[in-house]
RNA sequence: CCAACUCUCGCGGGAGAGGCCGGGACUCAGCUUCCGGCGCCGAAGGCGCAACCGCCCCGGAAACGCUCAGGCAAAAGGACCGCGCGGGCUGA
Numbered sequence: 001c002c003a004a005c006u007c008u009c010g011c012g013g014g015a016g017a018g019g020c021c022g023g024g025a026c027u028c029a030g031c032u033u034c035c036g037g038c039g040c041c042g043a044a045g046g047c048g049c050a051a052c053c054g055c056c057c058c059g060g061a062a063a064c065g066c067u068c069a070g071g072c073a074a075a076a077g078g079a080c081c082g083c084g085c086g087g088g089c090u091g092a
Base pairs, nucleotide, nucleotide: 002091005088006087007086009084010083011082012081013080018038020037021036022035023034024033025032039072040071041070045068046066047065048064052060053059054058
């Protein structure tokens, strides 16, 4: 210096499920918001089991499961994927 790996940020892509019902507040109305109710989704987060990995004790671990949280028109968010600047790390 460069590849790989990794982290923040930016850009692009990104699924699922009621634009549900009742009441109140705001408003000309609507949007919005609060409370209650039933039904549903899982790819923020969280929790659990485990193939597997390490291993003295034990620990790590999913896109599997649970749905506490979150979500069920749009918007926002969104695991993950790609690209880019920068940081870190390390081998030849």